[in-house]
RNA sequence: CUCAUCCAGAGGGGCAGAGGGAACGGCCCGACGAAGCCCCGGCAACCGGCGUCGCAUGUGUCCGCAUGCGCGAACCUGGUGCCAAUUCCGACCCGCGAUCAGCGGGGAAGAUGAG
Numbered sequence: 001c002u003c004a005u006c007c008a009g010a011g012g013g014g015c016a017g018a019g020g021g022a023a024c025g026g027c028c029c030g031a032c033g034a035a036g037c038c039c040c041g042g043c044a045a046c047c048g049g050c051g052u053c054g055c056a057u058g059u060g061u062c063c064g065c066a067u068g069c070g071c072g073a074a075c076c077u078g079g080u081g082c083c084a085a086u087u088c089c090g091a092c093c094c095g096c097g098a099u100c101a102g103c104g105g106g107g108a109a110g111a112u113g114a115g
Base pairs, nucleotide, nucleotide: 001115002114003113004112005111006110011040012039013038014037015036019029020028021027024090025089026088041083042082043081045080046079047078048077049076051075052074053070054069055068056067057066058065059064087109092106093105094104095103096102
C1' cells in the first nucleotide's frame, strides 16, 4: 500500500499500585484494585497442517493397506488475534424528523488477519 472482517463469542489467580477505554468530545471502567508482567483457562475471526473424515485408483478373501486429491463442514492441531460496554457512542457528508432529541445510510480514523 491492497483486500477482507469488525451489533456474535470468551476470565480466574499471582505480582504490582493509579490509571484505563487509540487520539478529541462525551459517557463509562477502576482501592470491591487501573495499566503493565507472569501462570492457568477460554473464544473462534484470518491463514495453514494434515491425523480422524470424504472421494478416486491400486492391492488384498475380508477387516484393511498404499498412493493421490479434497474440505473446514465436524473433532484435532500449528501461526497470529481476542476474552467490559457494537470499534462503548459521537465527530465529517447525506436522508427522515421540526432546526432539537432520536433514527437510518455512507465516509474518515482505528483494530485484526492475509498478501
Predicted 3D model of a 115-nucleotide RNA (SAM riboswitch aptamer (S box leader)) from uncultured Pseudonocardia sp.
The RNAcentral record of the sequence draws on MGnify.
Model confidence (mean pLDDT): 77 of 100.
Its Rfam family is "SAM riboswitch aptamer (S box leader)". Rfam's curators write: The SAM riboswitch is found upstream of a number of genes which code for proteins involved in methionine or cysteine biosynthesis in Gram-positive bacteria.